[in-house]
């Protein structure tokens, strides 16, 4: 200089069907877990912090087109397109470890 693990540090989503009070089923990696505020109310539908996951430029995590088009599903999922399209955290900081190259002595 490069690679990899952890941390820091950042970015991100949270559907569908029953019941509709708790709650159950499905599919995902994750389907809003825990605190707290403001409201007539907010089973996350406003807003703050915290957790789990999942992604960080070699970016298909995640938005947008899009209430998108075919197939399929009870419906959501899935699969093909749309499509390497447009955006997206940014070239970070730290531990250890590994490999490479230079340059110096001998």
């Nucleotide at each position: 200089g490069c690679c990899a693990u952890c941390c820091c540090c950042g970015g991100g989503g949270a559907g569908c069907g029953c019941g509709c009070u708790u709650g159950c089923g499905c599919u995902g990696a994750g389907a809003g877990g825990u605190g707290g505020g403001c409201u007539u109310a907010g089973c996350a539908u406003c807003c703050c912090a915290c957790g789990a996951c999942c992604c960080g430029u070699u970016g298909a995590a995640c938005c947008u087109g899009a209430a998108c088009c075919g197939a399929u599903u009870a419906a959501c999922a899935u699969c093909g397109g749309c499509g390497g399209a447009g955006g997206g955290a940014g070239c970070g900081g730290g531990c250890u470890g590994g490999c490479a190259a230079a340059u110096u002595c001998g």
Record summary: A computed fold for a 106-nucleotide RNA from uncultured Erythrobacter sp., annotated as TPP riboswitch aptamer (THI element). Model confidence (mean pLDDT): 75 of 100. Its Rfam family is "TPP riboswitch aptamer (THI element)". Gene Ontology term of the family: thiamine pyrophosphate binding. NCBI's taxonomy places the organism under Bacteria, Pseudomonadati, Pseudomonadota, Alphaproteobacteria, Erythrobacter. The sequence was found by an Rfam model in a public genome assembly.